Predicted 3D model of an 85-nucleotide RNA (c-di-GMP-I-GGC riboswitch aptamer) from Desulfobacca sp.
Of the family's consensus pairs, 95% are formed in the model.
It was read from a public genome assembly, where an Rfam model found it.
It matches the Rfam family "c-di-GMP-I-GGC riboswitch aptamer". Its family is annotated with cyclic-di-GMP binding in the Gene Ontology.
The source organism's lineage runs through Bacteria, Thermodesulfobacteriota, Desulfobaccia, Desulfobaccaceae and Desulfobacca.
[in-house]
């Protein structure tokens, strides 16, 4: 240093519900646990989701600035614990 036990100690918390932000995707706080060894940060790269504002339009829609998803893969970067290898 990789790696990850039917280990220990503790950690996060998906679906839904409430209230709340926000045009919307989605976030936030409370309850709630499907899961999670990075389910910490970080939108660099790929992907997928949104589209008020623009633009364009055959008014049916399209494109997209910009916004999210870190629980979508990759990448970066910090970090608790030690069994086998």
């Nucleotide at each position: 240093a990789c790696c990850g036990a039917c280990a220990a100690a503790g950690g996060c918390a998906a679906a839904c519900u409430a209230c709340u932000c926000g045009a919307a995707a989605g976030g936030g706080u409370a309850g709630g646990a499907c899961g999670c060894a990075a389910a910490g940060u970080c939108a660099c790269c790929g992907a997928c989701c949104u589209a008020c504002a623009g633009c364009c339009u055959c008014u049916g829609g399209g494109c997209c600035a910009g916004g999210g998803u870190a629980g979508c893969g990759g990448g970066a970067u910090u970090a608790c614990c030690g069994a086998a290898g």